[in-house]
RNA sequence: GGGCCUAUGGUUCAGUGGCAGAACGCGGCAUUCGCAUUGCCGAGACAGGAGUUCGAUUCUCCUUAGGUCCA
Numbered sequence: 001g002g003g004c005c006u007a008u009g010g011u012u013c014a015g016u017g018g019c020a021g022a023a024c025g026c027g028g029c030a031u032u033c034g035c036a037u038u039g040c041c042g043a044g045a046c047a048g049g050a051g052u053u054c055g056a057u058u059c060u061c062c063u064u065a066g067g068u069c070c071a
Stems, first nucleotide, its partner, number of pairs: 001070007010024004018054001026042005047063005
C1' cells in the first nucleotide's frame, strides 16, 4: 500500500428498511432483625460525516478505530 471482517447502554450480545431489545451491572421500592436471594419499577446506547429512500442501526460512499490475510 491492497483485499476482507467488525464497530449497538458500563460489559457481553440480538436486531436483513417502519417501536432499539435481552442478560449481567447500576439506582429506587417491597421482602429480611440485618445481609444475601427473589419480585416490581426506573435511568442509560446505534463510531463520525455524506448520499439513496416517504422513512436508515439496516443499503451505498468516505473517514476513524480494531482484527485478519497478501505484498